RNAcentral holds the sequence, with entries from MGnify.
Predicted 3D model of a 65-nucleotide RNA (transfer RNA) from a mouse gut metagenome.
It matches the Rfam family "tRNA". The family's RNA type in Rfam is transfer RNA. Rfam links the family to the GO term triplet codon-amino acid adaptor activity.
The prediction has a mean pLDDT of 83.
RNA sequence: GCGUGGCACAGUUGGUAGCGCAGCUGAUUCGUAAUCAGCAGGUCGGGGGUUCGAGUCCCCCCGCU
Numbered sequence: 001g002c003g004u005g006g007c008a009c010a011g012u013u014g015g016u017a018g019c020g021c022a023g024c025u026g027a028u029u030c031g032u033a034a035u036c037a038g039c040a041g042g043u044c045g046g047g048g049g050u051u052c053g054a055g056u057c058c059c060c061c062c063g064c065u
Base pairs, nucleotide, nucleotide: 001064002063003062006021007020009018015052023039024038025037026036027035045061046060047059048058049057
C1' cells in the first nucleotide's frame, strides 16, 4: 500500500454496492460459435467503536505485496 460476486476491477463529500469477463435462460442458426435480450450471483478479510446512517472515518487482529 492492498483485501468488494467464480475472475479482473470501480465505488465522489459517509446516504440502501456497480461495470466487464465467466455462468444460466430465451431469441437467432441445420448445428456450434458469434450477436441480441433477460436472469442469478457479493451483507464489502474478521471483530469492535463513532454516527440517524460505514465499503468509506477510528482501533485491534488476519492475509498478500